A computed fold for a 367-nucleotide RNA from an Actinomycetota bacterium, annotated as Bacterial RNase P class A. Its mean pLDDT, the model's own confidence on a scale to 100, is 80. The sequence was found by an Rfam model in a public genome assembly.
RNA sequence: CGAGCCCGUCGGACGACCGCGGAUCCGCUUCGGCGGAGUCGAGGAAAGUCCGGACUCCACAGGGCGCGGUGCUGGGUAACACCCAGGCGGGGCAACCCGACGGAAAGUGCAGCAGAAAACACACCGCCGAUGGUCUAACGACACAGGCAAGGGUGAAAAGGUGGUGUAAGAGACCACCAGUGGCCCGGGUGACCGGGCCAGCUUGUAAACCCCACCGGGAGCAAGGCCAAGCAGGGAUCGACUGCCCGUCGUAUAUCCCGGGUAGGCCGCUCGAGACAGUUUGGCAACAAGCUGUCCAGAUGGAUGGUCGUCGCGUGCCGCCCACCGGCGGCAGGUACAGAAUCCGGCUUACAGAUGGGCUCGCCGG
Numbered sequence: 001c002g003a004g005c006c007c008g009u010c011g012g013a014c015g016a017c018c019g020c021g022g023a024u025c026c027g028c029u030u031c032g033g034c035g036g037a038g039u040c041g042a043g044g045a046a047a048g049u050c051c052g053g054a055c056u057c058c059a060c061a062g063g064g065c066g067c068g069g070u071g072c073u074g075g076g077u078a079a080c081a082c083c084c085a086g087g088c089g090g091g092g093c094a095a096c097c098c099g100a101c102g103g104a105a106a107g108u109g110c111a112g113c114a115g116a117a118a119a120c121a122c123a124c125c126g127c128c129g130a131u132g133g134u135c136u137a138a139c140g141a142c143a144c145a146g147g148c149a150a151g152g153g154u155g156a157a158a159a160g161g162u163g164g165u166g167u168a169a170g171a172g173a174c175c176a177c178c179a180g181u182g183g184c185c186c187g188g189g190u191g192a193c194c195g196g197g198c199c200a201g202c203u204u205g206u207a208a209a210c211c212c213c214a215c216c217g218g219g220a221g222c223a224a225g226g227c228c229a230a231g232c233a234g235g236g237a238u239c240g241a242c243u244g245c246c247c248g249u250c251g252u253a254u255a256u257c258c259c260g261g262g263u264a265g266g267c268c269g270c271u272c273g274a275g276a277c278a279g280u281u282u283g284g285c286a287a288c289a290a291g292c293u294g295u296c297c298a299g300a301u302g303g304a305u306g307g308u309c310g311u312c313g314c315g316u317g318c319c320g321c322c323c324a325c326c327g328g329c330g331g332c333a334g335g336u337a338c339a340g341a342a343u344c345c346g347g348c349u350u351a352c353a354g355a356u357g358g359g360c361u362c363g364c365c366g367g
Stems, first nucleotide, its partner, number of pairs: 001363010012312007020041003024037005043338001047349002050347005055221004067217005072086005087101001088099004102212002107210002109206003124152002126148003131145002133142003160178006179203002181200008225268004234259005239251004275296009313336002316333007
């Protein structure tokens, strides 16, 4: 210098004018509000609403079946499908990245197309034809019965691989070595797992197919849920009638008292909490935990957090000037993203003009 990998940070600034929401204080008020002061007022994703919790209401003896979810190991956490560290597998020369990554030796199912044959497989080309058969006097011939799975071809996959023995030709049929799997043993590790030894011819894949194993899970959600003056529908008591009493039924006018659901409206829930940020100490590889100091704190409900102008910043294009190169200065034009709280919090994922810090890998050149 070039190509790449990982972890982060920021994501406009200032001023003027006009305007909006909250709480506080002051003043006025016809008690409905109005005015003023200073103050606070969106994000890294506030988004998607995909996971996990807090909180609220409903349900609930205990256990089982069923259903759903999760799925290597150890740790972190309020919890998680998240995070950290490690193991294994795959990709990359490497930095590093990706993985629902338990079980296929419990059982069942499935394996498209191509191909002759696809799971206790198969014979298209091919090899053989020892044995049996036919012909021949015989040697031998035929390729008939039949044998074979080495070679070709198809496929994601052809029933481990290489060499040998063997045979008519062949084959884990047998042998040696190699790869894998399983069993037993030894060593290391908390563990996943790793290393080694012996034995067994045991050798297709598929569980985001059924299934088996382990663990977890009650449902709905702030439109949760709660409260409210007066009044309406309606109900009850006193009262009257049938009827003298009890029950029952009916009842209008008046009067008094009690109860009175929901919608709309208003209020609470509502924003100080597993809090955020900065600095720092201790423990830990880390995620994180414990502590100290300081600063900070939207709460709207048709839903505030905005608009205009000016100056500046930062990129882009064109033009001019300066400059050996790198580049610098000036002018003009145009750009400055994605997006916006709605109960709160922890994650994941997705969107994003542009600017920027650190660490690492590979290649080339120079010293």